This is a predicted structure of a 73-nucleotide RNA (transfer RNA) from Rhodovulum sp.
Taxonomically the source falls in Rhodovulum (Bacteria, Pseudomonadati, Alphaproteobacteria, Rhodobacterales).
RNAcentral holds the sequence, with entries from ENA.
Its Rfam family is "tRNA". Rfam links the family to the GO term triplet codon-amino acid adaptor activity.

[in-house]
RNA sequence: GAACCUGUAACUCAGUGGUUAGAGUGCGCGUCUGAUAAGCGCGAAGCCGAUAGUUCGAAUCUAUCCAGGUUCA
Numbered sequence: 001g002a003a004c005c006u007g008u009a010a011c012u013c014a015g016u017g018g019u020u021a022g023a024g025u026g027c028g029c030g031u032c033u034g035a036u037a038a039g040c041g042c043g044a045a046g047c048c049g050a051u052a053g054u055u056c057g058a059a060u061c062u063a064u065c066c067a068g069g070u071u072c073a
Stems, first nucleotide, its partner, number of pairs: 001072007010025004018056001027043005049065005
């Protein structure tokens, strides 16, 4: 320098145009126990990397940029 992939909760990920964006782990509260752990219930935590575009409607499609990764030179 070129090609490709990834970017969504504290962490690991799902969601492939249409209802108010979800799960597991973790965190908080409650329940249970003599106490703890485990189990069970409830809750908080995201404006989906940024900016534009397409569309009635974008986390999702397109372009550019940013960050990380892989390969080639």